A computed fold for a 73-nucleotide RNA from a Candidatus Omnitrophota bacterium, annotated as transfer RNA.
NCBI's taxonomy places the organism under Bacteria, Pseudomonadati, Candidatus Omnitrophota.
The prediction has a mean pLDDT of 81.
RNA sequence: GGGCCCGUAGCUCAGCUGGGAGAGCGCCACAUUCGCAUUGUGGAGGCCAGGAGUUCGAUCCUCCUCGGGUCCA
Numbered sequence: 001g002g003g004c005c006c007g008u009a010g011c012u013c014a015g016c017u018g019g020g021a022g023a024g025c026g027c028c029a030c031a032u033u034c035g036c037a038u039u040g041u042g043g044a045g046g047c048c049a050g051g052a053g054u055u056c057g058a059u060c061c062u063c064c065u066c067g068g069g070u071c072c073a
Stems, first nucleotide, its partner, number of pairs: 001072007010025004019056001027043005049065005
């Protein structure tokens, strides 16, 4: 320098042919208990790595950039 894969909540990851942003764990509150743990209910938390384009509409398609992994040179 070139090819491929990945980047989504604090962490690990889903996201079905482009239309609702989600799960588990964690955190907070309440209930339960004499108290703790467990369990149950509810809640907070996201510029979907960044930018541009296509589209009525983009996490999803196209291009560029950044970061990580891997292969070739």